[in-house]
RNA sequence: GGAGCCAGCUCGGCAGUCGCUGUAAUUGUUUGCUCGCUAAAUCACUUGUGUUUUAGUGGGGGCGUUAUGGAGGAAAGUCCGGGCUCCAUAGGGUAGAGCGCCAGGUAACGCCUGGGAGGUGUGAGCCUACGGAAAGUGCAGCAGAAAGUGAACCGCCUAAGUAAUUUUCGGAUUACCGGUAAGGGUGAAAAGGUGCGGUAAGAGCGCACCGCGCAACUGGCAACAGUGUGUGGCGAUGGUAAACCCCGCUCGGAGCAAGACCAAAUAGGAAUCCACUGGUGUGACCCGCACUGGAUUCGGGUAGGUCGCAUGAGGUAUGUGGUGACAUGUAUCCCAGAUGAAUGACUGUUCACGACAGAACCCGGCUUAUAGGCUGGCUCCUUUU
Numbered sequence: 001g002g003a004g005c006c007a008g009c010u011c012g013g014c015a016g017u018c019g020c021u022g023u024a025a026u027u028g029u030u031u032g033c034u035c036g037c038u039a040a041a042u043c044a045c046u047u048g049u050g051u052u053u054u055a056g057u058g059g060g061g062g063c064g065u066u067a068u069g070g071a072g073g074a075a076a077g078u079c080c081g082g083g084c085u086c087c088a089u090a091g092g093g094u095a096g097a098g099c100g101c102c103a104g105g106u107a108a109c110g111c112c113u114g115g116g117a118g119g120u121g122u123g124a125g126c127c128u129a130c131g132g133a134a135a136g137u138g139c140a141g142c143a144g145a146a147a148g149u150g151a152a153c154c155g156c157c158u159a160a161g162u163a164a165u166u167u168u169c170g171g172a173u174u175a176c177c178g179g180u181a182a183g184g185g186u187g188a189a190a191a192g193g194u195g196c197g198g199u200a201a202g203a204g205c206g207c208a209c210c211g212c213g214c215a216a217c218u219g220g221c222a223a224c225a226g227u228g229u230g231u232g233g234c235g236a237u238g239g240u241a242a243a244c245c246c247c248g249c250u251c252g253g254a255g256c257a258a259g260a261c262c263a264a265a266u267a268g269g270a271a272u273c274c275a276c277u278g279g280u281g282u283g284a285c286c287c288g289c290a291c292u293g294g295a296u297u298c299g300g301g302u303a304g305g306u307c308g309c310a311u312g313a314g315g316u317a318u319g320u321g322g323u324g325a326c327a328u329g330u331a332u333c334c335c336a337g338a339u340g341a342a343u344g345a346c347u348g349u350u351c352a353c354g355a356c357a358g359a360a361c362c363c364g365g366c367u368u369a370u371a372g373g374c375u376g377g378c379u380c381c382u383u384u385u
Stems, first nucleotide, its partner, number of pairs: 001381010012350007020070007028063003033060009043050003072356001076367002079365005084255004096251005101115005116130001117128004131246002136244002138240002153184002155180003161176006192210006211234001212232004216227004259307004269298006278292005314333008351354001
């Protein structure tokens, strides 16, 4: 200098003007918003209470004013896990679903951390649905003689047995019966590999070394690793469980439109009282016609409103313990909270010219989208000294 890997941070800056919205304050305003108190007038009667109106005053609300806060690393997908709420308190079993190397962290998890094993890259690193195939069942195209109860197609061998031919009578040749997994060929996979011995030819048939199984020992909490140890000649136990299945663990359901409280009008319900010589409707009124009640109080529910709803498994700084995830002590801070749903618009200036994208009960994760910038650690290659 180039090419990479890992981790963390940031998400245009500054200034001005005008808005939207939460909170707090207010010795501003509003009584033609609401509730209470006081006084006066008015009407009613049961004569000290009620109706209505006006005036004053206090609280709440509204509108101002001032101060201050106002999206994200993913607010997203709604895929996991929890808090919280309600339901018939949800114990056991079955079914169903999910998870699955080991240890730890956590409120919990399918998440995270550390470790092991396997794969991959020259490397820093990265990836892994990584329990059980020795309980049982199932599945495996093509090729090939043979593919899991695992095999003689070519080749090699005629030592033994039978037959024929031939003979120099020792034997030789051919066929049959056979032997053989060394060699060829097929396949993803063909019965451990190399060498020596051995044999008719061969073969773990024997041996040495390597590999493998089982056991033991050593190290480790464990997964697992190691062994100049013992033992077994080794088709033992082939693959597939993202096939059924087996084993172990976890899971009650619905979800903030959960749910709690306050509470009009209309309709319906209950109780009490009144009327039935009434009342209501039609109609200008009467007759007529039609209908059957009226008043008060109470409770449930709807509209509407309030809460849930922003102090939390919280942030920042720092100490301690731990390899780490994390735990804990101290100090300090309060940091969006709407519901016709705010977080914006314009101007100036500047730069590297701005990606993906907008909270709705709240947290912890995962996944997906994403232009650029900054910082730290590490690896490989090249060059110079």
The RNA shown here (Bacterial RNase P class A) has 385 nucleotides and comes from a Cellvibrionaceae bacterium.
The coordinates come from a structure-prediction model, not an experiment, and the mean pLDDT is 76.
The organism belongs to Cellvibrionaceae, within Bacteria.
Rfam family: Bacterial RNase P class A. The family's RNA type in Rfam is ribozyme.
A source record names the gene rnpB.